[in-house]
């Protein structure tokens, strides 16, 4: 000088005035509440998308089973997860590191434009080599042998080498690469290195269709629950006014009417913010992460607060507003510093 990986803080500062939500205290009005006043507090890393995962709640649910859909190397964290850590293997990069849906193509089905002679148990277009035959030669043509070299392709039925041979070819042979021995050896395991054996027989694609393991009941705080004016239809009491059976009385039906249950609209009220909680220290652990202690209290609103106006500095300020709560991931985004490693140059 480029680069790579990790982490920490800020979210323009300070002052003044005005005003908002919410707790608590007091005061006031005759409770509930409402007015008022002090103090205290008052969005975020992401509060976002709502993508995974869980707590809460409510409804279903004897148990297997299909269906559907998510996940897929190991091994550990974790309340749980498609997350996180730490390993395995692939791929990129000189490197420091980044990336990976990474079980199954020798159960089946499918699929491969386009170039190409041939694209799945294929193939002979150029090309090589042999014989025959023609020509005067160049070389042509006919039967055959072969697949090294060329030439298409994303891919062309292992790769480089030596032998081999007419020219060739796993034809042999060494290597590497394939695969098989539940081989020894190292690992908790993915795995790895290493021995035998097979001339290769087994290409690609499963985020194509299936095959195999695992997991997985729906809804979602407008969940769900109290209190409760109305209004409807219901239920039970009660006089018995009114109607109908009846000429009346009793009685029976029946409809209204009063009261109570009940029922829940409006309306308040619970959930509603104290927590898988944040900061320290120390202890186990490579690390995620755990455990002891100590220590702090940090929004909670529902037309929905956190906002103006002024002064003054200063590096002139990005992306964005909580709405039951958490752990993730992903995306958007200004600035400030700290750690630790690579590469290169150059003394």
């Nucleotide at each position: 000088g480029a680069g790579c990986c990790g982490g920490u803080c800020c979210a323009g500062g300070c002052a003044a005035u005005c005003g908002c939500g919410c707790g608590u205290u007091c005061g006031u009005c005759a409770u509930c509440g409402g007015c008022g006043a002090a103090c205290g507090u008052g969005a975020g890393g992401a509060a976002a998308g709502u993508c995974c995962g869980g707590g809460c709640u409510c409804c279903a649910c004897a148990g297997g089973a299909c269906a559907g859909g998510g996940c897929g190397c190991c091994a550990g964290g974790u309340a749980a997860c498609c997350c996180c850590u730490g390993g395995g293997g692939g791929g990129c990069g000189u490197g420091a590191g980044c990336c990976c849906a990474c079980g199954g193509a020798a159960a089946g089905u499918g699929c491969a434009g386009c170039a190409g002679a041939g694209a799945g148990c294929a193939g002979a277009c150029c090309g090589c080599c042999g014989c025959g035959c023609c020509g005067a030669a160049g070389g042509g043509c006919g039967c055959g042998g072969c697949a090294a070299g060329g030439g298409u392709g994303a891919a062309a039925c292992g790769g480089u080498g030596c032998g081999g041979u007419a020219a060739g070819a796993g034809c042999g042979c060494a290597c590497c690469g394939c695969g098989a021995g539940c081989g020894u050896u190292g690992g908790c395991a993915a795995c790895a290195a290493c021995c035998u054996c097979g001339g290769c027989u087994a290409g690609g694609c499963a985020a194509a269709c299936c095959c195999c393991g695992c997991c997985c009941g729906g809804a979602g705080c407008a969940a769900g629950g109290c209190c409760a004016a109305a209004u409807a239809g219901g239920a039970g009491u009660c006089a018995u006014g009114g109607c109908g059976c009846g000429g009346u009385c009793c009685g029976c039906g029946u409809u209204c009417g009063a009261c109570u249950c009940g029922g829940g609209u409006a309306g308040g009220c619970c959930g509603c913010u104290u927590c898988a909680g944040g900061c320290g220290a120390c202890c186990g652990g490579u690390g995620a992460c755990g455990g002891u202690c100590g220590u702090c209290g940090c929004a909670g609103a529902u037309g929905a607060a956190u906002g103006a106006u002024u002064g003054c500095c200063c590096g002139c300020g990005a992306c964005a507003g909580a709405a039951c709560c958490c752990g993730g991931c992903u995306u958007a985004u200004g600035g400030a510093c700290c750690g630790g490693c690579u590469c290169a140059c150059c003394a």
About this RNA: This is a predicted structure of a 347-nucleotide RNA (Bacterial RNase P class A) from a Gammaproteobacteria bacterium. It was read from a public genome assembly, where an Rfam model found it. Its Rfam family is "Bacterial RNase P class A". By type it is a ribozyme. The model forms 94% of the base pairs in the Rfam consensus. NCBI's taxonomy places the organism under Bacteria, Pseudomonadati, Pseudomonadota, Gammaproteobacteria.